[in-house]
């Protein structure tokens, strides 16, 4: 230099054909149980606004296509592999 793959909440990791983003697990908070604790169970857990119901934003970064993009196209960045 060329080719291919990967990049999604605090972490791992799903999302089938473009149609509810974040399932599930780990970690963390609260509660129950206990004399107390462990274990177990229930529940909450991206971010911003709101007392609340709820609303906005968010898939490495930037742009494009589309009614609609994590998914398709282009550029860039980082990591991994192959070729030279």
């Nucleotide at each position: 230099g060329c080719c291919g793959g990967a990049u999604u909440g605090g972490c791992g990791g799903a999302a089938u054909u473009g149609g509810c983003a974040g399932a599930c697990g780990c970690g963390g908070g609260g509660c129950a149980c206990u004399c107390a604790a462990a274990a177990u169970g229930c529940u909450c857990u991206g971010u911003c606004c709101g007392u609340g119901a709820g609303g906005g934003c968010u898939u490495a970064a930037g742009g494009g296509u589309u009614c609609g993009a994590g998914u398709c196209c282009c550029u860039u960045a980082u990591c991994c592999g192959g070729c030279a």
Transfer RNA from Schumannella soli, 84 nucleotides, folded computationally.
The coordinates come from a structure-prediction model, not an experiment, and the mean pLDDT is 81.
Rfam family: tRNA. It is annotated as a transfer RNA. Its family is annotated with triplet codon-amino acid adaptor activity in the Gene Ontology.
It was read from a public genome assembly.